Background
A computed fold for a 73-nucleotide RNA from a bacterium, annotated as transfer RNA. The prediction has a mean pLDDT of 80. It matches the Rfam family "tRNA". By type it is a transfer RNA. The RNAcentral record of the sequence draws on ENA.
Formats: sequence, structure tokens, C1' cells
RNA sequence: GGAUCCGUAGUUCAGCUGGUAGAAUAGCGGACUUUUAAUCCGAAGGUCGUAGGUUCGAGCCCUACCGGGUCCA
Repeated sequence: GGAUCCGUAGUUCAGCUGGUAGAAUAGCGGACUUUUAAUCCGAAGGUCGUAGGUUCGAGCCCUACCGGGUCCA
């Protein structure tokens, strides 16, 4: 330099055909327990990598850029 895949909650990852952004875990609050752990319940946590475009509507489609992985040279 070329090809290809990925980027979503603190972390690991879902998100269907474009139509309300979710789970697990961690942290927080509560229940239980002599206490802790475990278990159970609850609430909170997101500029969906960045900037544009298409669309009534974009995490999803298009373009450019940024970062990371793999392969080729």
C1' cells in the first nucleotide's frame, strides 16, 4: 500500500426486514443472614467511534475519516 471483519452501558456481547436501544456481569439500594459470602428483588447507567448524506423515521442503508484485529504484498 491492497483486501476483509469489527467499534453499542464500567466490562463481555445481542439488537431480526429501517419503526420505543437490550441481556449478562460489575458497581449502587433493599430483602435474607449473628456478620460476610451466596441467593432474591429494585433502580440507575448510552452524543450506538467521528462527521456528513438518504429517508416521515437510521445502531441498521450510502460516503469520507479515526481506532483495532486478520490476511496479502